The prediction has a mean pLDDT of 78.
This is a predicted structure of a 144-nucleotide RNA (FMN riboswitch aptamer (RFN element)) from Shinella fusca.
It was read from a public genome assembly, where an Rfam model found it.
RNA sequence: AAGCGUUCUCAGGGCGGGGCGGAAUUCCCCACCGGCGGUAUCCGGAGCGAUCCGGGAGCCCGCGAGCGCCUUCCCAUGGAAGGGUCAGCAGAUCCGGUGCGAUGCCGGAGCCGACGGUCACAGUCCGGAUGGAAGAGAGCAAGC
Numbered sequence: 001a002a003g004c005g006u007u008c009u010c011a012g013g014g015c016g017g018g019g020c021g022g023a024a025u026u027c028c029c030c031a032c033c034g035g036c037g038g039u040a041u042c043c044g045g046a047g048c049g050a051u052c053c054g055g056g057a058g059c060c061c062g063c064g065a066g067c068g069c070c071u072u073c074c075c076a077u078g079g080a081a082g083g084g085u086c087a088g089c090a091g092a093u094c095c096g097g098u099g100c101g102a103u104g105c106c107g108g109a110g111c112c113g114a115c116g117g118u119c120a121c122a123g124u125c126c127g128g129a130u131g132g133a134a135g136a137g138a139g140c141a142a143g144c
Base pairs, nucleotide, nucleotide: 005140006139007138008137009136010135016030017029018028019027032123033113034112035063036062037061038060042055043054044053045052046051058111059110066089067088068086069083070082071081072080073079074078093109094108095107096106097105115127116126117125
C1' cells in the first nucleotide's frame, strides 16, 4: 500500500361489479396493485444560522427474484447440483404549471408488469415458493 468482519431477525401488493360464452378471477367494459438502494425545487421536525434528522418516483439511474446460457454429474427428448450476467430476455411518461433548477412537486392525460399450469389468452388464480433475494434493522467484534 492493498485487503478484511461476524451472528440473529425481518424482507410483495392486487379481480370487486357487469358482458359474451358450454367453458374465462385468463377475453371485453369499469375497477384494483406497485419489492429494494440512489437522486429531491415537496412534507414534517430541530437549530439564531450554516445546516442537520425523518419521509418522499411502478414508468430517471441502478439492483433483485425468474427465464435463458455455461459447467459438472446421472438411470439422459429428461433430471439434479453449481456459476450469477456470463450469448440473450428482463416493463413502462408525456403535456401544462411553478421555479435558477423538476421525466421526482401541483394539475391532467397515458403506459407497464418473468416462467410453468389452466375446459379460454392471467400484473391480480394455482405452482416452483414453508424457497431465494435486492436490501433493512439489531447485537457482537475490530478500528478511531